[in-house]
RNA sequence: UUCCCAUCCAGAGCGGCCGAGAGACCUGGCUUGUUGACGCCGCAGCAACCGUCCAACGUACUGUCCCUGUCCCGCAGGUGCGGCAGUGCAGAGGAACGGUGCUACCGCCAGAAACGAUGGAAA
Numbered sequence: 001u002u003c004c005c006a007u008c009c010a011g012a013g014c015g016g017c018c019g020a021g022a023g024a025c026c027u028g029g030c031u032u033g034u035u036g037a038c039g040c041c042g043c044a045g046c047a048a049c050c051g052u053c054c055a056a057c058g059u060a061c062u063g064u065c066c067c068u069g070u071c072c073c074g075c076a077g078g079u080g081c082g083g084c085a086g087u088g089c090a091g092a093g094g095a096a097c098g099g100u101g102c103u104a105c106c107g108c109c110a111g112a113a114a115c116g117a118u119g120g121a122a123a
Stems, first nucleotide, its partner, number of pairs: 001123002004120005013043005021032003026111004044103003049099004053094002058089008066078004107115001
């Protein structure tokens, strides 16, 4: 950079630097900002997308327990969709660790078609 998938009405702010616009783009609104916004940095927090970890419930397999045959062992068969143990898969949920992300207003609102942002998979 391209393609695909998911999400975008919940949640979460202080400090330092800077100095005029900012809320992605277009139109129209509505907000916000010299009481310093936007942006950058630090710290803190939110959340649960990905990885690790814990894990209810579930499921598959294996072993064993039980019954029959057999003098016994072993072996063979049967049986309650049974108990217990182990292993694999999957996993509601948790939020401790790591990778991100986010922390005015529903992506601020409306607008056909679109576009954008973030995460994940692939090339």
A computed fold for a 123-nucleotide RNA from Arthrobacter sp. PAMC 25486, annotated as SAM riboswitch aptamer (S box leader). NCBI's taxonomy places the organism under Bacteria, Actinomycetota, Actinomycetes, Micrococcaceae, Arthrobacter. The coordinates come from a structure-prediction model, not an experiment, and the mean pLDDT is 78. Rfam family: SAM riboswitch aptamer (S box leader). Gene Ontology term of the family: regulation of gene expression.